[in-house]
Context: one part of a larger RNA
RNA sequence: AACGCUGGCGGCGUGCUUAACACAUGCAAGUCGAGCGACGCUCUCCCUUCGGGGGGAUGACGGAGCGGCGAACGGGUGAGUAACACGUGGGCAACCUGCCCCUCGCUCUGGGACAACCCGGGGAAACUCGGGCUAAUACCGGAUACGACCGACUCGGGCAUCCGAUGUUGGUGAAAAGUUUUUCGGCGAGGGAUGGGCCCGCGGCCUAUCAGCUUGUUGGUGGGGUGAUGGCCUACCAAGGCGACGACGGGUAGCCGGCCUGAGAGGGCGACCGGCCACACUGGGACUGAGACACGGCCCAGACUCCUACGGGAGGCAGCAGUGGGGAAUAUUGCGCAAUGGGCGAAAGCCUGACGCAGCGACGCCGCGUGAGGGAUGACGGCCUUCGGGUUGUAAACCUCUUUCAGCAGGGACGAAUUCAGAGUGACGGUACCUGCAGAAGAAGCACCGGCCAACUACGUGCCAGCAGCCGCGGUAAUACGUAGGGUGCAAGCGUUGUCC
Repeated sequence: AACGCUGGCGGCGUGCUUAACACAUGCAAGUCGAGCGACGCUCUCCCUUCGGGGGGAUGACGGAGCGGCGAACGGGUGAGUAACACGUGGGCAACCUGCCCCUCGCUCUGGGACAACCCGGGGAAACUCGGGCUAAUACCGGAUACGACCGACUCGGGCAUCCGAUGUUGGUGAAAAGUUUUUCGGCGAGGGAUGGGCCCGCGGCCUAUCAGCUUGUUGGUGGGGUGAUGGCCUACCAAGGCGACGACGGGUAGCCGGCCUGAGAGGGCGACCGGCCACACUGGGACUGAGACACGGCCCAGACUCCUACGGGAGGCAGCAGUGGGGAAUAUUGCGCAAUGGGCGAAAGCCUGACGCAGCGACGCCGCGUGAGGGAUGACGGCCUUCGGGUUGUAAACCUCUUUCAGCAGGGACGAAUUCAGAGUGACGGUACCUGCAGAAGAAGCACCGGCCAACUACGUGCCAGCAGCCGCGGUAAUACGUAGGGUGCAAGCGUUGUCC
């Protein structure tokens, strides 16, 4: 964990181990008008044939579009993987890093488009095609420029390739406005921080009923490719490379911090929480980007499901809930962004099934209660009996008290905040907690009693029915089966089964 019987309360945890099986429905990633043009709404002025037309203003307003940032985080799962995947210790003179911080310099001048919109067309739909207009922090030129990059020279240094030098020289490459008061931006260069990439030593499963394995294979040269080293890829050359210190093959498996057990050594496990990795219907691919080969992006193929006007389209819960199925077995289609954290924004704020909470389950741990004191040489009843009595048993009744928890009523939070002040802001929650009220009032079961092992009699049964962890019980007096009384052990649990030590 599950199952059986039973079940009063609370706190803290925890809950698909099986089908990485299939998924209805809703939600889970947006945001910025202080980048941009247009439209609608609102207000207002003029004209009006009363249909409307033209001009202006305004806004935390609305839904699209262009543009920016985010969407590579956060969340899930463990399929694959025996591998530099992970752990640990190193290396990169072989590398990258948006946003953030520091330092220095710059932010000049032009141009043409494409959406939205209008017109027309195709389609059942998804959507799509053609023509015309337009803005920008979108796009493209020109100028200028350093320590950046490329070539040559000089000097210094080192660890083989090399590294550094505000050095000299030739060439290449930049920007974007808005407000004009600051703020916030953009570009180039250097440094930092953070995050990543690559490489290496060592370490951690079973199997020899797997003994030989390998042709991009091992190395070299030239080239390609990458941010970067490298057979990573390619052409040519050489014939190497690995292996009983277990190669190759097969099986199993995400790894670790840790968790369980144990005096330790060790053994087992890797659920929750944290770090790393891998995956996102199955397989493959690239695009965009600082970052992906991208769970809620794109393309192709496949299986499956759905829509269709049969021409063609749509989809991917291993996000949170929830459904079917599988299974011994695992929860609500809940509340809130109040807190913490994240994205965008100057901010107000918006978004956030991350998260904070609540709900369900004795699933676990912990705490509490189901009353306390008195009360008979001992009621009734039950059971046993040698018929005298014994036992249940101070147990009950009865008397005197108490009121935790649950119940009712009243009050009622902390969690909430430095940004100058004031004001406002709590899902949980009318919860916790405090006070008062009533009344022992609402609250005990389960397993066992032959030995191991603590706890014994009676009846029933008669190798039957049954018990059983082992030894073993039962065939007419069974402390071993069934029931009852009594007892023992635990207790809101108690037993059984499974698994580990």
Molecule: small-subunit ribosomal RNA, 5' domain
Organism: uncultured Actinomycetes bacterium